[in-house]
RNA sequence: GGUCCUGUCGUCUAGCCUGGUCUAGGACGUUGCCCUCUCACGGCGAAAACACGGGUUCGAAUCCCGUCGGGACCG
Numbered sequence: 001g002g003u004c005c006u007g008u009c010g011u012c013u014a015g016c017c018u019g020g021u022c023u024a025g026g027a028c029g030u031u032g033c034c035c036u037c038u039c040a041c042g043g044c045g046a047a048a049a050c051a052c053g054g055g056u057u058c059g060a061a062u063c064c065c066g067u068c069g070g071g072a073c074c075g
Base pairs, nucleotide, nucleotide: 001074002073003072004071005070006069007068010028011027012026013025020058030046031045032044033043034042051067052066053065054064055063
C1' cells in the first nucleotide's frame, strides 16, 4: 500500500441482514428505598450508550460514502 471484518451505557452484549411497533433491551457493576439488630441475600426503583462527518429516505443505531480507532489476511 491492497482486500475484508469491526466500533452501542463503566464492562460484556441484544437489536443492524428485513428502516417505523418502545422511552435503544438484558446481564454484571454503581446508586436510592424496602427488608434485617447490622451486614449479606432478596424485593422495588434510578442514572448511564448507537465512534465522527456527510448522503439516501416522509423516517437511519440499522442502507450508502468518507474520516478516525481496532483486528485479520496479502504484498